[in-house]
Context: one part of a larger RNA
RNA sequence: GGAUGAACGCUGGCGACAUGCUUAACACAUGCAAGUCGACGGAAAGUGGUGUUUCUAGUGGCGGACGGGUGAGUAAUCCGUAAGAACCUGCCCUUGGGAGGGGAACAAUAGCUAGAAAUGGCUGUUAUUAAUACCAUGUAGGCUGAGGAGCAAAAGAAGGAAUCUGCCCGAGGAGGAUCUUGCGUCUGAUUAGCUAGUUGGUGAGGCAAUAGCUUGCCAAGUCAAUGAUCAGUAGCUAGUCCGAAAGGAUGAUCAGCCACACUGGGACUCAGACACUGCCCAGACUCCUACGGGAGGUAGCAGUGGGGAAUUUUCCGCAAUUGGCGAAUGCUUGACGGAGCAAUAUUGCAUGGAGGUAGAAGGCCCACGGGUCGUGAACUUCUUUUCUCGGAGAAUAAGCAAUAACGGUAUCUAGGGAAUAAGCAUCGACUAACUCUGUACUAGCAGCCGCGAUAAUACAGAGGAUGCAAGCGUUAUCC
Numbered sequence: 001g002g003a004u005g006a007a008c009g010c011u012g013g014c015g016a017c018a019u020g021c022u023u024a025a026c027a028c029a030u031g032c033a034a035g036u037c038g039a040c041g042g043a044a045a046g047u048g049g050u051g052u053u054u055c056u057a058g059u060g061g062c063g064g065a066c067g068g069g070u071g072a073g074u075a076a077u078c079c080g081u082a083a084g085a086a087c088c089u090g091c092c093c094u095u096g097g098g099a100g101g102g103g104a105a106c107a108a109u110a111g112c113u114a115g116a117a118a119u120g121g122c123u124g125u126u127a128u129u130a131a132u133a134c135c136a137u138g139u140a141g142g143c144u145g146a147g148g149a150g151c152a153a154a155a156g157a158a159g160g161a162a163u164c165u166g167c168c169c170g171a172g173g174a175g176g177a178u179c180u181u182g183c184g185u186c187u188g189a190u191u192a193g194c195u196a197g198u199u200g201g202u203g204a205g206g207c208a209a210u211a212g213c214u215u216g217c218c219a220a221g222u223c224a225a226u227g228a229u230c231a232g233u234a235g236c237u238a239g240u241c242c243g244a245a246a247g248g249a250u251g252a253u254c255a256g257c258c259a260c261a262c263u264g265g266g267a268c269u270c271a272g273a274c275a276c277u278g279c280c281c282a283g284a285c286u287c288c289u290a291c292g293g294g295a296g297g298u299a300g301c302a303g304u305g306g307g308g309a310a311u312u313u314u315c316c317g318c319a320a321u322u323g324g325c326g327a328a329u330g331c332u333u334g335a336c337g338g339a340g341c342a343a344u345a346u347u348g349c350a351u352g353g354a355g356g357u358a359g360a361a362g363g364c365c366c367a368c369g370g371g372u373c374g375u376g377a378a379c380u381u382c383u384u385u386u387c388u389c390g391g392a393g394a395a396u397a398a399g400c401a402a403u404a405a406c407g408g409u410a411u412c413u414a415g416g417g418a419a420u421a422a423g424c425a426u427c428g429a430c431u432a433a434c435u436c437u438g439u440a441c442u443a444g445c446a447g448c449c450g451c452g453a454u455a456a457u458a459c460a461g462a463g464g465a466u467g468c469a470a471g472c473g474u475u476a477u478c479c
Base pairs, nucleotide, nucleotide: 001479002478003477004476006475007474008473009472010471013349014348015347016346018344019342020341021307026305027304028303030302031301032300035062036061037060039059040058042055043054069260070259071258079184080183081182082181083180084179085178088176089175092173093172094171095170096169097168098167100137102135103134110123111122112121113120114119142151143150144149156165158163186232187231188230193223195221198220199219200218201217202216203215204214205213235257236256237255239250240249241248242247262283263282264281265280266279285296286295287294288293313339315338316337317336321335323332324331325330352382353381354380355379362373363372364371365370387416388415390413391412392411423468424467425466426465427464428449430447434463435462436461437460438459444451445450
């Protein structure tokens, strides 16, 4: 000198755009953040001829593995880059076939009943049962197998119909996931030896798949001064900051990957999880209880307490973009779009323009002649960015119409009046800017050298000056 997710002190007019718990992965009141669909039996309203409309506690389907948060752990089962394969893949795209004939239930409901509650339990005998839910059976261009042979499917709905949309089995693709390998990836030797499923083989098991992944047997290997092991620290990267570069530091926001979801463990379901607002077990903590037993998890968005030098609203809207479901109108979406708060950063604009010497009054200095603040003010005239007050008033919406949170906002326009708007630090040298008064090694200053002992340009005040400017200085950290 540059930089910052900064903080503190003094000061503070407006806009645009971004950013905002770096500390306790500390504990959390309250509200919201993941629903949707009529395939099914129902319920209600309504009507009395069929029918029609609405609702969804339940069954069932799809989605809750995305989106959003955090960085605790992790020095390599991460990440970055470059290669590869022994693998899986819902929805989507392309393409080839198919859907025969049957059966038995379980919810909801009804009745009885346990419990304070959470939550249940029983009955179903002809008191009832549905389906795109479930189960056999027949079939198969798939799979297994040397062959004989063996194994495995399906569902309808809407419509007057045409048709449309679903369902099952194959093949290919796209996108996604998994696995393997090379190279790169902080510090310490005041850590030198580490390792028995350890290294390899083989039989078996297991997995979507390879594999000591697991296990039986056999062999005794494997890694290591090119730093194993151990210890400390740490999410990684594209990037960001500094630098002419080499390089150093860093990893907020935004983007890619990983890991985690009160702590530890576990599996279930699923195309996909060992699952943030799913389940089970254990633990700590909090809450309810009729003491028998139950409920909970903000590192989602707001918000509270606490910690801290320090970090915002318990706001508006699904209008746009996006995700989920649906054939669709649509519903939902604290993602997102916006507004609010904060000079936290960057950037733009303003705080007036022109004229104006009796060089006024006043302050300060003085050699008492004067000098300076200073065209600065007053005064004259002009303008209205801003400000204030009236009127009009959007767009971002695509695709005929309708639909706008932001918002009566931006913008346009009539009137008013210089009106509403300047501070902070410094002035001994480094380093731009000097005098007076007070103080007298005192009070104090200080980044370094140092200053203060009665003439202090270094302390304090005043006048003047210099620098930057809605900011200016200090502190912290990096180059």
The part of an RNA shown here (small-subunit ribosomal RNA, 5' domain) has 479 nucleotides and comes from Gossypium australe.
The RNAcentral record of the full RNA draws on SILVA.
Its mean pLDDT, the model's own confidence on a scale to 100, is 81.
Taxonomically the source falls in Gossypium (Eukaryota, Embryophyta, Magnoliopsida, eudicotyledons).